Notes: FMN riboswitch aptamer (RFN element), 150 nucleotides, folded computationally. It matches the Rfam family "FMN riboswitch aptamer (RFN element)". About the family: The RFN element is a highly conserved domain that is found frequently in the 5'-untranslated regions of prokaryotic mRNAs that encode for flavin mononucleotide (FMN) biosynthesis and transport proteins.
[in-house]
């Protein structure tokens, strides 16, 4: 330093206001939320180099700024692009499984910036992404520790 593997821990957010009604966190108006890995025109920060403006100077050094071309490092970065988990299909080897347009920048945007939209298992209950339940569950995976050989 490290493959297989082993162990430990961790691993989901959100109904607030008003209306109708006998009754709704379920309907209506407004509000709120976004699992994991990848990608992320390498978008952001920073250091060095480079280029460049100013101060001082003959000049260099030095000081204050700008750019981001090159290199290094750092953290973050997609619900609706790819894959996965979850969920559903009496059984499961197997199958199913939601949602995007637009303007800007730019050589280039599915991811950046602005705007508007859309989506969200099953059971329960006045019809639920947000309540209760299966669930002190499961889990994509993440971190740490160990780990042959080299």
């Nucleotide at each position: 330093u490290u493959a297989a593997c082993u162990g430990u821990u961790c691993a989901g957010g959100g109904c607030g206001a008003g209306g109708u009604g006998c009754g709704a966190u379920u309907c209506c108006u407004c509000a709120c939320c976004g699992g994991c890995g990848g990608u992320g025109a390498u978008g952001g920060g920073u250091u060095g180099c480079g280029c460049u403006g100013g101060g001082u100077u003959u000049a260099u050094c030095c000081c204050c700024g700008g750019c981001g071309g090159c290199a290094g490092c750092c953290a973050c970065g997609a619900g609706u692009c790819c894959g996965c988990g979850a969920g559903c299909c009496a059984c499961a080897c197997g199958g199913c499984c939601g949602a995007c347009c637009u303007g800007g920048u730019g050589c280039g945007a599915a991811u950046c910036c602005g705007g508007g939209a859309c989506c969200g298992a099953c059971g329960g209950u006045a019809u639920a992404g947000u309540c209760c339940g299966g669930a002190u569950g499961a889990g994509a995976g993440a971190a740490c520790a160990g780990g042959a050989g080299g």
Model confidence (mean pLDDT): 77 of 100.